[in-house]
RNA sequence: AUCUGCAAAAGGCACACCUUUCGAAAGAAGGGGUCGCAAAGCUACCGGUCUAAGGGGUUUCCUAUGACAGCGGGGUUACCAGU
Numbered sequence: 001a002u003c004u005g006c007a008a009a010a011g012g013c014a015c016a017c018c019u020u021u022c023g024a025a026a027g028a029a030g031g032g033g034u035c036g037c038a039a040a041g042c043u044a045c046c047g048g049u050c051u052a053a054g055g056g057g058u059u060u061c062c063u064a065u066g067a068c069a070g071c072g073g074g075g076u077u078a079c080c081a082g083u
Stems, first nucleotide, its partner, number of pairs: 003082003012037002017032006035070001041076003045073003048068003054063003
C1' cells in the first nucleotide's frame, strides 16, 4: 500500500419505544434505550423514498426551495485484525 472482515482485542455508533425542545409536516437535536451496524463516519452528486408550509389547480391533485447518508450507487476520510 492492496484486498478481506472467519476469529480475537480495544473501543465506536444506536432502530423501535419513552421523554424534552424545534418544525406546517416529513423530520431534527438533547436525555434514556439497545434492534442492529465493519464505515450505521462525512457528503444530497445519481437513482429512490417521505413531507407539502408556500405556490399552482379545484374535488382530495401537482410542485422542494424542506427532509432521509440506518434504501441502493458514487465521492471522500478513518480504527483494529488478518492477508